This is a predicted complex of two RNAs, RNase P RNA and transfer RNA, with 480 nucleotides together.
[in-house]
Formats: sequence, C1' cells, structure tokens
RNA sequence: GAGUCGGCCGGAUGGCCGCGUCCGGGCCCGCAAGGUGACCCGGCCGAGGAACGUCCGGACUCCACAGGGCAGGGUGCUGGGUAACGCCCAGUCGGGGUGACUCGCAGGAAAGUGCCACAGAGAACAGACCGCCGAUGGCUGUCUUCCUUAGGGAGGCAGCACAGGUAAGGGUGAAACGGUGCGGUAAGAGCGCACCAGCGCCGGGGGUGACCUCGGCGGCUCGACAAACCCCACCCGGAGCAAGGCCGAGCAGAGGGGAUGGGCUGCCCGCCCGCCGAAACGCCUUCGGGCGCAAGGUGCCCCUCGGGUAGGCCGCAAGAGCGGGCGAGCAAUCGUCAGCCGAGAGGGAUGGCCAUCACGGGGUCGCAAGGCCCCGUACAGAAUCCGGCGUACAGGCCGACUCAC
RNA sequence: GCGGGAUUGGCCGAAUGGCUUAGGCGCUGGACUGUGAAUCCAGCCACGAGAGUUCGAUUCUCUCAUCUCGCCCCA
Repeated sequence: GAGUCGGCCGGAUGGCCGCGUCCGGGCCCGCAAGGUGACCCGGCCGAGGAACGUCCGGACUCCACAGGGCAGGGUGCUGGGUAACGCCCAGUCGGGGUGACUCGCAGGAAAGUGCCACAGAGAACAGACCGCCGAUGGCUGUCUUCCUUAGGGAGGCAGCACAGGUAAGGGUGAAACGGUGCGGUAAGAGCGCACCAGCGCCGGGGGUGACCUCGGCGGCUCGACAAACCCCACCCGGAGCAAGGCCGAGCAGAGGGGAUGGGCUGCCCGCCCGCCGAAACGCCUUCGGGCGCAAGGUGCCCCUCGGGUAGGCCGCAAGAGCGGGCGAGCAAUCGUCAGCCGAGAGGGAUGGCCAUCACGGGGUCGCAAGGCCCCGUACAGAAUCCGGCGUACAGGCCGACUCAC
Repeated sequence: GCGGGAUUGGCCGAAUGGCUUAGGCGCUGGACUGUGAAUCCAGCCACGAGAGUUCGAUUCUCUCAUCUCGCCCCA
C1' cells in the first nucleotide's frame, strides 16, 4: 500500500418547554372506611441493533386426543450445541481466490418412471450427413489355365461404390458414450497393450463419523436433471394474545346446503367412549296407564342475508432475563458464585429548541500548526413474550490475519 | 397486532420447464361510407424486482416490494 475476517458504538453533556405508565400529595365525592374520572404539583422510569419483514422454531392459551398403516407436509454431508429449529459451532467433500479466507437446499441418477426444446445424420444401453474403407459378397473389364470349341469352371489383377463396414476426422449442440501413445486393421474402434483419469468390488491402516490413505482385482467407462415424480432416513394434531378467562351493556334472528352415534388432521383398519335400568348421545315439544328401534325440532360444519356493541379487569412484564468473576470445552454452549431490575400504551407516550463539544463534507484565511463560516449526523421505531434467519443503515472505533514492497 | 391470498400489455384474463406467451375490450393505420357508427384487414403494447437450481425459468426455490382479504357478540 492492497485486502480478508471478527467484535463494538450508532452522537455526548447541561438548560428550558412538552408527552406516557406508575407512585405520593392536593382538589373533588363520602359520616366514615375509602374512591379515584377530569384537573394541579412533585418523584421514578421511558425503544432497537435491527423494535422491521413475518421467513422458521418455541413458550403460553383454547379445542381435540388408546393406537397402527397409507396418504399429506417438512428437513436432508458428519459430529456436537439447544426448550426447539430450516439456527449456531467444529469438521468432511466440492467450487472460487497467490493467500488470509469464502460459497454450497451437499442423501440416492449401476431401484423405477419421466424429460432433454432448437440445431444436428444421431440425444440414451444412440447415430452413417460429409469423409474413410470396400477385406467379404455382388456387378463389369482384363490376364492365365482347364473342360474343350463362338459356352462354362477355377485363380490373379484392376475398376464400380450395389450390399455393407467404420465413431479416428469434419460439422451441430448445454451435453455426442474416457484421454495420450504404440500395436492392430481393408478402414477403424478398449479390439489388444502401457501410462493417466473415473467407477465398482475385495483387503490393510487412521478417524466417534462424514471421509482420508495404501495395495490388489475387473476394460466396468455407466450422460444431465430429484429447487420433476419418486426411493431412503428422521420429524410433524389444529388454531392463535383480535388466543383465552371474568364482569357489564346491547340486540333478532332468518334462509339454504352437508354430515348421520361421537372421536382419533384426510382415508382404511382397529380401538375407545357412549347405550342395553327406554331406543348406540344430550336437550326441547308432543303422544301414552305401562311397554315403546313413537313422531317432530334442535346440536356439529359450511354458505348467504340481517341485527348489536365499539366498555372495564386479567392474560401483561422476574425472564430459556442482563452484564460480570471462576471453571469445562477448539468453539457454539454449559455449569457455578455473588450482583442488578431496565417501557407496558389502547387513537396508541418516548419529542422539540438553545448552548458547548465530537465526527464527516464544502468554502475561505494562513508557509504550517490551526482559525472562521455554512451544511449534514443514517435506517427505523415496542404492542403476548423469547431463540434465530433475512432485509435496511450516515458515520466511526477496536482486534486478529494475509499478500506485495 | 395475528393469519391467509395474489401480482402476465392501458383494462380483463388463459396456459405452461422449451422455439415469437393465447383470447377479448381498447389504441393506431387502412378499406367500406357523403360523414360517423358497426363490420373487415393489418399493426403496436406484458410475465412486480433481484439472486439461485437447470442447457434453458413466466413456471421450481429463496429474498424483497406492492396490493388485497379475514378476525368481536347474537352464534
């Protein structure tokens, strides 16, 4: 000088005015105990690292609940942490970087199905368009020879490119069925061999494990996609503080559909509850002396229309809490000791001004140190509470490390 | 506050891992007409934004943005 990570702060102090909860007092009401609506005075406390997005996970509350299988949803390298997680830590493998370091939804494609547009000859146990060959078969010509006579047989050579062979080369594509070399061949080709790369199997060693490493064997060379279906492993009831509970006020319910004993998220099995001292449930009405598997309505869910309210209290602030010391651990984190208490609204408070200082930018004066003037100081903002992730953010501080000189 | 859903030309709206994304209304130009309407012909105009998976994304995944709906009592 350039860079990579990690942590922290996110204006400070003082004055004046203002706002909210709570506490105390006044005022007010009440004989008193007491009550607190509005108002006044004093005091304590009063946003965040993201309070945000609501993307995950829990606590808490209500509803439901013997269970199993299938379906459905989610997660996906390994080990650990945690209340839990899709989060965090440490590692493995793969990609990137000279490096510090960083990124990765990173199980299975030799279980099965599906798909691979356009281009191209051919796109999944492929393919012959150009090119190469044409050994073999076919056709034509010619030479030799034989049978023998204007015909035929056998052999050689040359040509054609008809059957066909060929995946080395060209060309297409995101992707063309290992790479280099030698041999081989008519031309070629893992066809054969050597080396390299990959894969599979067997064995040895290291590691808790993912995996790493060494040796041998097999020409096995096997395309991509699972953020396509799927397979494998693990996990999963539903709703949400407008949950829910208590008090008070008000009103008006009506119509339609579904379910058929209820429940186990959906389906199936199975089971449970309930009944047999009335019908496998409750309630209401009706019939009946009694018996009564009598009758009707209602409930549970969904849809449509209508009406009412816009109140109070709790939930609701001591918690997986906060910052320290010590100990365990590489770390995330855990244990222990003493200490601290830090918002709680319900039209919803947490703000504004002035002064000084700090930081950044600009202008100007000055040789310089510095002086003066102006501007700016973000993103945002509690609403049941926690743990994460993601996103936004003016500016600044600290630490560790790398590369180059 | 909590919880759902959606986003495709100016508007409505369909489809799907594949070549240039249907269709209707509208708009522009032309034809017809004395002029206009209707009709006919031609044309223009889009997958909310950014990453990732894939050879390829409007579609699949993630993040962000915007819009929209539901919630109490009678019950």